[in-house]
Molecule: SAM riboswitch aptamer (S box leader)
Organism: Actinomycetes bacterium
RNA sequence: CCAUCAUCCAGAGCGGCCGAGGGACCGGGCCUGUAGACGCCGCGGCAACCAGUUGCCCCUUCCAGGGCGCAAGGUGCCAAUGCCCGAGCGAUGAGGA
Numbered sequence: 001c002c003a004u005c006a007u008c009c010a011g012a013g014c015g016g017c018c019g020a021g022g023g024a025c026c027g028g029g030c031c032u033g034u035a036g037a038c039g040c041c042g043c044g045g046c047a048a049c050c051a052g053u054u055g056c057c058c059c060u061u062c063c064a065g066g067g068c069g070c071a072a073g074g075u076g077c078c079a080a081u082g083c084c085c086g087a088g089c090g091a092u093g094a095g096g097a
Base pairs, nucleotide, nucleotide: 001096002095004094005093006092007091008090013043014042015041016040017039021032022031023030026086027085028084029083044078045077046076049074050073052070053069055068056067057066058065082089
């Protein structure tokens, strides 16, 4: 960066720094924040996309394959359905260039 695929009503917060906006963009709402949000850092956690898996099950002559579980790896995420509606779109993972 993308004429690809999947997911986006579940789940998960404390501390330090900072200091006014934040909830991606546009319109309309609603919410949130000086009782310190957003962001950054540390730690903790959630989840199970990828990788892994010595457990259980299914299938199978074998090789392979599938489901459940686990979770120390790579990402991601941790107010509200991607906050809601409209129109566009966006985010994350996988894969590719």